[in-house]
């Protein structure tokens, strides 16, 4: 990097220290940001793998390890397709695509 499976709703710094200009995946919007962005460290959350018990692939415990996550807009909001309500226009539902994370395979 590609493929397969599962999950995107809850939780955790009203963002502690260093840092010093970007960030919210992409496009177009709309936002956040020197009243301090990214990144690093610390702290915390969760429980995918791993551990233990039960037991048969289920249920529970715990959090040392491998990962992940932790500002708001509950923007994974809109994007492609179908349907519904209203028809000034806007809103809602379902699915796909794309994206993120974990485990496995190449």
């Nucleotide at each position: 990097c590609u493929c397969u499976u599962a999950u995107u709703c809850a939780g955790a710094g009203u963002a502690g220290g260093c840092g010093g200009a970007g960030g919210g995946a992409c496009a177009g919007a709309c936002c956040c940001u020197g009243u301090g962005a990214a990144g690093c460290c610390c702290a915390g959350c969760a429980a995918c793998c791993a551990u233990c018990a039960u037991a048969u692939u289920u249920u529970g415990a715990a959090a040392a390890g491998g990962u992940g996550c932790u500002a708001a807009a509950c923007u994974g909001g809109u994007g492609c397709a179908a349907g519904g309500a209203u028809u000034a226009u806007u809103c809602c539902u379902u699915g796909a695509a794309c994206a993120a994370u974990a485990a496995g395979a190449g």